A computed fold for a 161-nucleotide RNA from uncultured Ruminococcus sp., annotated as Lysine riboswitch aptamer. Lineage of the source: Bacteria > Bacillota > Clostridia > Oscillospiraceae > Ruminococcus.
[in-house]
Order: sequence, then C1' cells, then structure tokens
RNA sequence: GGUAGAGGUGCGGCAAAGAAAAGUACCUGUGCAGAGGGCCACCUGUCCGGUGAAGCACAGUGAAAGGCAAUGCCGCCGAGGGGCUGGAUCCGGUAAAUCCAGUUCCGGCUCGGGACUUAACAGGUCUCCGGCUGUCAUCAUGAUUAUGAUGGAGAGCUAUC
Repeated sequence: GGUAGAGGUGCGGCAAAGAAAAGUACCUGUGCAGAGGGCCACCUGUCCGGUGAAGCACAGUGAAAGGCAAUGCCGCCGAGGGGCUGGAUCCGGUAAAUCCAGUUCCGGCUCGGGACUUAACAGGUCUCCGGCUGUCAUCAUGAUUAUGAUGGAGAGCUAUC
C1' cells in the first nucleotide's frame, strides 16, 4: 500500500401514514382604528391602501413551506457530523439554501445542565459534567482470556496478501 472485517440505542440517504405548524396566514363581512401592508429575510421592484393599510374584536372560509416522523427500502462502518476558506448553481441584487473543492476538529452511543436554532417544551448543532461501549499500548492481579489502573485516537483496530 491492496483486500476483507468488527463496534451497536452505530452512520447517512430516499419514500412516507401522521402529528405539529393552525383554527394561524391569506381571503370575505361588520365594528373600532387611522397609514401603512402583501409577495419576501432585507434592498429594489411590483401590487394593494383615506372608495380606509397594519392592528384589535366578532363571524365565515381556511392553507402551505421549512422543521419532525410510525414504518419501509437503499447505501454504508470516516460510516458521518461540525468549524473555516474559496468556487459554482439559484436570484433583479444580497443573504439564505444546495452542490463542489481545500483545510481543520470529533472513536461510537447516551442521562442531565447551558448556549444557539426553531412556532415548538419536537428535532438539530455546539459545549460542560457524568454513564455505557468498541479498540490499541503499558502496568498490575490472574491464568487462558477475564478484571482493574493509566494513557491514546478512526491517519485507529483486527485478519490476510
């Protein structure tokens, strides 16, 4: 260096019932109100607006997106995730989003706390403190593969060529 493989509440992707968003937004009517509002996060643009905007109350109609997800399928075991930088796509422009490249950090899961995100107490990301677990090295006990201590990191570990 090639190939194969292990970790387990393991990782990612796709489809998706459904919950939530939400009796919300938009729209309509009536009343109050009095200058803004929708598309759309912002600018621009455009549209609506004293023939009455937002907002509030009542009544009527009544969503969607993003986020989640029972379950199923697929690809996998740096699986993958996060940070930073650059580029591309998209857009009228920016941001966001998506994709790509480089670089850097993290072995995996998880209870609890905190921060951020979010409509959310869901979920996610980061972080702190614990727990569990795989693996290797050293040491001790022990004696045939177990227990304990310390340390390490996936650029690791095991098998084989």
RNAcentral holds the sequence, with entries from MGnify. The model forms 100% of the base pairs in the Rfam consensus.